[in-house]
RNA sequence: UAUCAAGAGAGGUGUAGGGACUGGCCUGAUGAAGCCUCAGCAACCGCAGAUAUAUUUUGAAUGGUGCUAAAUCCAGCAAAGCUUGGCUUUGAAAGAUA
Numbered sequence: 001u002a003u004c005a006a007g008a009g010a011g012g013u014g015u016a017g018g019g020a021c022u023g024g025c026c027u028g029a030u031g032a033a034g035c036c037u038c039a040g041c042a043a044c045c046g047c048a049g050a051u052a053u054a055u056u057u058u059g060a061a062u063g064g065u066g067c068u069a070a071a072u073c074c075a076g077c078a079a080a081g082c083u084u085g086g087c088u089u090u091g092a093a094a095g096a097u098a
Base pairs, nucleotide, nucleotide: 001098002097003096004095009038010037011036012035013034017027018026019025021076022075023074024073039068040067041066044064045063047059048058049057050056072094077091078090079089080088081087082086
């Protein structure tokens, strides 16, 4: 700096936690996390083509990452609106990836 409402899981091992943090809410002995193997998704970097050569755009999926429950699971801070219990929307913050 960009993106984060799309997409994509089986087997083995392991044995009680996991979803970043806090609260909630989920998830897990019909087997969590971690690790291994294979498969898949996506298209950030890289690659190929086109282009005002600044960049933009198209494509493939051999390479480097990433990801494969739930919107980053929801909220957290601020503003606006409303029927003022609270709800909705927007923008931040925090986080993740490149």

This is a predicted structure of a 98-nucleotide RNA (SAM riboswitch aptamer (S box leader)) from Bacillus tuaregi.
Model confidence (mean pLDDT): 84 of 100.
The RNAcentral record of the sequence draws on MGnify.
Taxonomically the source falls in Bacillus (Bacteria, Bacillati, Bacillota, Bacilli).